[in-house]
Small-subunit ribosomal RNA, central domain from a metagenome, 354 nucleotides, folded computationally. Its mean pLDDT, the model's own confidence on a scale to 100, is 88.

Context: one part of a larger RNA
RNA sequence: CUGGGCCUAAAGCGUCCGUAGCUUGUUCUGUAAAUCUCUUGUGAAAUCGUUGCGCUUAACGUAACGGCGAGCAGGAGACACUGCAGAGCUUGGAACCGGGAGGGGUAAGAGGUAUGUCUUGGGGAGCGGUAAAAUGCUAUAAUCCAAGACAGACCACCUGUGGCGAAGGCGUCUCACCAGAACGGAUUCGACAGUGAGGGACGAAAGCCAGGGGAGCAAAACGGAUUAGAUACCCGAGUAGUCCUGGCUGUAAACGCUGCGAGCUAGGUGUUGCAUAUUCUAUAUGAAUAUGCAGUGUCGAAGCGAAGGUGAUAAGCUCGCCGCCUGGGGAGUACGGUCGCAAGACUGAAACUU
Numbered sequence: 001c002u003g004g005g006c007c008u009a010a011a012g013c014g015u016c017c018g019u020a021g022c023u024u025g026u027u028c029u030g031u032a033a034a035u036c037u038c039u040u041g042u043g044a045a046a047u048c049g050u051u052g053c054g055c056u057u058a059a060c061g062u063a064a065c066g067g068c069g070a071g072c073a074g075g076a077g078a079c080a081c082u083g084c085a086g087a088g089c090u091u092g093g094a095a096c097c098g099g100g101a102g103g104g105g106u107a108a109g110a111g112g113u114a115u116g117u118c119u120u121g122g123g124g125a126g127c128g129g130u131a132a133a134a135u136g137c138u139a140u141a142a143u144c145c146a147a148g149a150c151a152g153a154c155c156a157c158c159u160g161u162g163g164c165g166a167a168g169g170c171g172u173c174u175c176a177c178c179a180g181a182a183c184g185g186a187u188u189c190g191a192c193a194g195u196g197a198g199g200g201a202c203g204a205a206a207g208c209c210a211g212g213g214g215a216g217c218a219a220a221a222c223g224g225a226u227u228a229g230a231u232a233c234c235c236g237a238g239u240a241g242u243c244c245u246g247g248c249u250g251u252a253a254a255c256g257c258u259g260c261g262a263g264c265u266a267g268g269u270g271u272u273g274c275a276u277a278u279u280c281u282a283u284a285u286g287a288a289u290a291u292g293c294a295g296u297g298u299c300g301a302a303g304c305g306a307a308g309g310u311g312a313u314a315a316g317c318u319c320g321c322c323g324c325c326u327g328g329g330g331a332g333u334a335c336g337g338u339c340g341c342a343a344g345a346c347u348g349a350a351a352c353u354u
Stems, first nucleotide, its partner, number of pairs: 004325003007308002012322001014202004021195003025089007033082001035078008048066007092192001093189003096185003104178003108174003111155002115151008126137002163170002207248006216242002222236003259321006267299014303310002327354003336347004
């Protein structure tokens, strides 16, 4: 290279947008680049075949004749597929309209309980904590009860293998703005599409920079226990941080350990949204049943799979495009490069060993 793979054995980029590239629905016409056929030229020698000749024979050498794929160039033709040009189509895609669903996003305002602190009043000896204790708090009046004020964070119940989002993620209420998806349509455009090397954007937590904020919780550091020890688990107290604004970082078991798009291939049963039909009804944004579409679960036929399992949300049968893998360790290390304030990230070996 041919080829084999990527849920769990090595292997799907964290996610999306998108440049080049690759691939691309359906009908007709033209062209003939590609493809195919015929033909002309070229296609060295050696090698190969046949018949002779020469070394005693053979191998070998030599002469004549024959053969020599492919390729390249010229000419003539064929036109199904691919390409190119033109004209169409509507199923893919996009747009528009309609009434609905949603913790989708951004910004502002409002609220709720709890917690902590403070003030006032009551009260008067313990409180707290644990397996048991102690450190700790408390006559400078704690814990506890009542009222009030302030502060920061959070958003119980509803809550649901329920919803939305590309992923990360998103949950009190109101309003404004922005975006996406599903359903329905006798609407419009007419292949405008898919994927996507580079590239760009977003990206939990922790961390970093600057400025605020700081109730609770809590790395570090401290004390009390436990213990042979205890740099822990348990307890007390506690700083960064957690929160907000602006900027950086760019990583996670970023997981469905399963890339994206399209078509095809039994069903059963839940649930969410929309539409249609029928029935019921307290007539309303109602309920039930059935069907269709879109999502989200569960069981399962065939098939697949080493098995676990998967099974229309495929890991089945196919197509297009991208990424990645090639024994374990050394090692996601070294060196170099790019990025970063740093921490570090990305790219990423070898010797050696087994």